[in-house]
RNA sequence: GGUCGGGUAGCAUAGUUGGUUAUUGCGCACGACUGUUAAUCGUGAGGUCGAGGGUUCGAGUCCCUCCCUGACCG
Numbered sequence: 001g002g003u004c005g006g007g008u009a010g011c012a013u014a015g016u017u018g019g020u021u022a023u024u025g026c027g028c029a030c031g032a033c034u035g036u037u038a039a040u041c042g043u044g045a046g047g048u049c050g051a052g053g054g055u056u057c058g059a060g061u062c063c064c065u066c067c068c069u070g071a072c073c074g
Stems, first nucleotide, its partner, number of pairs: 001073007010026003019057001028044005050066005
């Protein structure tokens, strides 16, 4: 340099031919339980969906450019 994949909460993930409330687990906060902790259960908070544009009534999803990252080729 070329080809392909990935980027979604603190971490890891789902997201179906574009459709209005973005999923789950761990973690975190609070509560229940317990003599206490742990475990378990319940509730809750936390997301500019890598950045910027475009298409559309509507974009995590489609298109363009760029950034980061992985694999392969040279």

The RNA shown here (transfer RNA) has 74 nucleotides and comes from Schizosaccharomyces pombe.